[in-house]
RNA sequence: GCCGCCUUCGUCUAGCGGUUAGGACACUAGGUUCUCAUCCUAGUAACAGGGGUUCGACUCCCCUAGGUGGUA
Numbered sequence: 001g002c003c004g005c006c007u008u009c010g011u012c013u014a015g016c017g018g019u020u021a022g023g024a025c026a027c028u029a030g031g032u033u034c035u036c037a038u039c040c041u042a043g044u045a046a047c048a049g050g051g052g053u054u055c056g057a058c059u060c061c062c063c064u065a066g067g068u069g070g071u072a
Base pairs, nucleotide, nucleotide: 001071002070003069004068005067006066007065010025011024012023013022018055027043028042029041030040031039048064049063050062051061052060
């Protein structure tokens, strides 16, 4: 240089055109406990950036950025 794959809450991850963008851990608050831990309940928090297609895009297409693998 060329070819492919990945990018979603703080972290890990689900999603395959119409979802309230879900779950686990973490965090916060409350309950329980003499206290801590455990346990229970509730809550905060996310689609890498830009453009296109579409009535409608996290999802399909293109470009850019970052990461990763292959190849000479």

Model confidence (mean pLDDT): 81 of 100. Predicted 3D model of a 72-nucleotide RNA (transfer RNA) from a Candidatus Moraniibacteriota bacterium. The sequence was found in a public genome assembly.